Predicted 3D model of a 347-nucleotide part of an RNA (small-subunit ribosomal RNA, central domain) from a metagenome. Rfam family: Bacterial small subunit ribosomal RNA. Rfam links the family to the GO terms ribosome and structural constituent of ribosome.
[in-house]
Context: one part of a larger RNA
RNA sequence: CUGGGCGUAAAGGGUGCGUAGGCGGACAUGUAUGUCGAGUAAAAUCCCAGGGCUUAACCUUGGAACUGCGCUCGAAACUGCAUGUCUAGAGUAUGUCAGAGGUGGGCGGAAUUCCCGGAGUAGCGGUGAAAUGCGUAGAGAUCGGGAAGAACACCAGUGGCGAAGGCGGCUCACUGGGACAUAACUGACGCUGAGGCACGAAAGCGUGGGGAGCGAACGGGAUUAGAUACCCCGGUAGUCCACGCCGUAAACGAUGGAUACUAGAUGUCAGGUUAUUUAACAACUUGGUGUCGAAGCAAACGUGAUAAGUAUCCCGCCUGGGGAGUACGGUCGCAAGAUUAAAACUC
Numbered sequence: 001c002u003g004g005g006c007g008u009a010a011a012g013g014g015u016g017c018g019u020a021g022g023c024g025g026a027c028a029u030g031u032a033u034g035u036c037g038a039g040u041a042a043a044a045u046c047c048c049a050g051g052g053c054u055u056a057a058c059c060u061u062g063g064a065a066c067u068g069c070g071c072u073c074g075a076a077a078c079u080g081c082a083u084g085u086c087u088a089g090a091g092u093a094u095g096u097c098a099g100a101g102g103u104g105g106g107c108g109g110a111a112u113u114c115c116c117g118g119a120g121u122a123g124c125g126g127u128g129a130a131a132u133g134c135g136u137a138g139a140g141a142u143c144g145g146g147a148a149g150a151a152c153a154c155c156a157g158u159g160g161c162g163a164a165g166g167c168g169g170c171u172c173a174c175u176g177g178g179a180c181a182u183a184a185c186u187g188a189c190g191c192u193g194a195g196g197c198a199c200g201a202a203a204g205c206g207u208g209g210g211g212a213g214c215g216a217a218c219g220g221g222a223u224u225a226g227a228u229a230c231c232c233c234g235g236u237a238g239u240c241c242a243c244g245c246c247g248u249a250a251a252c253g254a255u256g257g258a259u260a261c262u263a264g265a266u267g268u269c270a271g272g273u274u275a276u277u278u279a280a281c282a283a284c285u286u287g288g289u290g291u292c293g294a295a296g297c298a299a300a301c302g303u304g305a306u307a308a309g310u311a312u313c314c315c316g317c318c319u320g321g322g323g324a325g326u327a328c329g330g331u332c333g334c335a336a337g338a339u340u341a342a343a344a345c346u347c
Stems, first nucleotide, its partner, number of pairs: 004318003007301002012315001014199004021192003025086007034078001035075004039069002047063006089189001090186003093182005101175007108152001112148007123134002160167002204245006213239002218234004256314006264292011296303002320347003329340004
């Protein structure tokens, strides 16, 4: 390489958009790129089955093969190409609907901390028990007033939305996507996607703000043989905002995307159709999200129309453990580092 694989054994790229490429619906006509038939491809050699030298080497007969070639002839199902047509894929339109989808502004209440005032007195706090700590310069508990920052209890739900990361008080503006119904329009416009581009939790970095609570580092008190910890009292960066970087994760469903097909049962979310006087309910149906399960698959666990079943197309990835996701080199980055990615040696 081929083959075989990728939920948990090694292996799905964090996610999307999309370039090249690969692959691609129905019908008709033409063409002849691939394809197929005829032709040709000397003999010997190689391969297979026999035969002849006592055997073998060697010689020999037949077959196979020669994977090739072309201004030769032919076939036209499939593929390609060209032309015309179609509507089942895809998109558009019209109507309706749900939603923590995104960005920016405004507003709200509860709680916390701090400040001021009232009233009040000796404790408060914390733990397994304590101590550090706070408090007679009046704390804690309590009432009133004020300030600040951050997060939005209940509703809340194997509920919803988003490509993923993720998104949750209320309201306004702008804005993305989706579902259903109709079947009016376009007429294959599609799928995937190496490179590329964009997005991408937390932590971290740069500049400027902000800083209530929490809280790496750090200080102190305990515990302990020790305690660079777990527990307690403090507490800086950070956590928050704006702009710019970083580009990683158990970025997980540890399961790439698309399409078609293959028993059912039951819950739930958003639509639709039918029947009933409406509602509830019922039957059917589309799209999502769960549970159980037939066949099948699977080493088992399990999975099972949201497949890990049956198939096709495209991409990514794996190939014993350690060395190592390391070294070197390249690219990117302010840095931290990220990415690409070995070998010796060893079992």